[in-house]
RNA sequence: AAAAAUAGUUAGCCGAAUCUCCCUUCCCGGGGAGAGCGGGGGACCCACACCACGGGUGAAUCUGUCGCCUCCGGGCGCCAGAGGGGCAUGCUUUAGCCCUAACCCACCAGCUAACCACGCAGGCAUUAAAGCAAGCUAUU
Numbered sequence: 001a002a003a004a005a006u007a008g009u010u011a012g013c014c015g016a017a018u019c020u021c022c023c024u025u026c027c028c029g030g031g032g033a034g035a036g037c038g039g040g041g042g043a044c045c046c047a048c049a050c051c052a053c054g055g056g057u058g059a060a061u062c063u064g065u066c067g068c069c070u071c072c073g074g075g076c077g078c079c080a081g082a083g084g085g086g087c088a089u090g091c092u093u094u095a096g097c098c099c100u101a102a103c104c105c106a107c108c109a110g111c112u113a114a115c116c117a118c119g120c121a122g123g124c125a126u127u128a129a130a131g132c133a134a135g136c137u138a139u140u
Base pairs, nucleotide, nucleotide: 004140005139006138007137008136009135010134012124013123014122018035019034020033021032022031023030024029036120037119038118040116041115046110054105055104056103057102061082062081063080064079066077067076068075069074083100084099085098086097087096089133090132091131092130093129094128095127
């Protein structure tokens, strides 16, 4: 150094939302650049094309009963179901628990190469088992 076996362990979670450098400031802070990640706009071709139904980020949608309101088109609320999302290295399965919001654009937008501008917040505190795989530590 490599291989095998055994035992332990995974240097936090959701989210794109992190890292590095420079300037300024007594410091906090502020400004800028780069890398990385994320979504948006944007041709030919294709699609759509009477009109109408606006569109986007996101898991955050759909259906039904009941009640209230109604301009009779629908709207709001509770409950239930279906679908979608999360639960601690990665993947799969089972069971359990939780979420199913909020916001933005403004009459405009399909896909879309080049290109263009934009965001890098916020909120939290761990569920167990089985199988496979990877890394790390220790022993043989």

c-di-AMP riboswitch aptamer (ydaO/yuaA leader) from a Deltaproteobacteria bacterium, 140 nucleotides, folded computationally.
Model confidence (mean pLDDT): 80 of 100.
The model forms 100% of the base pairs in the Rfam consensus.
Taxonomically the source falls in Myxococcia (Bacteria, Pseudomonadati, Myxococcota).
Its Rfam family is "c-di-AMP riboswitch aptamer (ydaO/yuaA leader)". Gene Ontology terms of the family: cyclic-di-AMP binding and regulation of gene expression.